[in-house]
RNA sequence: GGUAGAGGUGCGGCUGCGAUGAUUAGCUGUGUACGGGAAUACCAUUCCAAUGGUACUCAGUGAAAGGCAAGGCUGCCGAAGGACGUUAUCUGGUAAAUAACGUUCUGGCUGUAUAGUCAACAGCUAUGCAGCUGUCAUCAUGCUUUAUGAUGGAGAGCUAUC
Numbered sequence: 001g002g003u004a005g006a007g008g009u010g011c012g013g014c015u016g017c018g019a020u021g022a023u024u025a026g027c028u029g030u031g032u033a034c035g036g037g038a039a040u041a042c043c044a045u046u047c048c049a050a051u052g053g054u055a056c057u058c059a060g061u062g063a064a065a066g067g068c069a070a071g072g073c074u075g076c077c078g079a080a081g082g083a084c085g086u087u088a089u090c091u092g093g094u095a096a097a098u099a100a101c102g103u104u105c106u107g108g109c110u111g112u113a114u115a116g117u118c119a120a121c122a123g124c125u126a127u128g129c130a131g132c133u134g135u136c137a138u139c140a141u142g143c144u145u146u147a148u149g150a151u152g153g154a155g156a157g158c159u160a161u162c
Base pairs, nucleotide, nucleotide: 001162002161003160004159005158008077010076011075012074013073014072015071018068026061027060028059029058031056032055033054034053036048037047038046039045040095041094042093043092080106081105082104083103084102085101086100087099088098089097107133108132109131110130111129112128113127114126115125116124117123135153136152137151138150139149140148141147
């Protein structure tokens, strides 16, 4: 350097009955108030608007998306996720969003607290704390080819093999 593997509520992708979303948004009508309202956010620009617009109360009608989801299929073990930067798409401009690439951080899981996101106390992301677990190294004890305990490291690692 190549190949093949291991950690387990292992990591992603697709699908998914259904629940939530939702006494919601939207539409219609009524009443009141205001002078404006719209485009993902802001600036600019454009469009609509007293024949009617916006907000709120009441009444009628009434969704959807993202996220979740038992199970199934599938790609895998830096699987994957985060941060920063560059490029491309979108745009009048910036931001946001999506994709690719580069650098960097995280072995994995669970619980909990805080923050962000979200309709949400669900979920996701980050950080702190606690615990469990795998692997290697060192030390100690026991032991006969392995066990227990302690400490520490990180996946560019570990094991096997060529």
Model confidence (mean pLDDT): 80 of 100. Predicted 3D model of a 162-nucleotide RNA (Lysine riboswitch aptamer) from uncultured Ruminococcus sp. The RNAcentral record of the sequence draws on MGnify. Its Rfam family is "Lysine riboswitch aptamer". Rfam describes the family as follows. Riboswitches are metabolite binding domains within certain messenger RNAs that serve as precision sensors for their corresponding targets.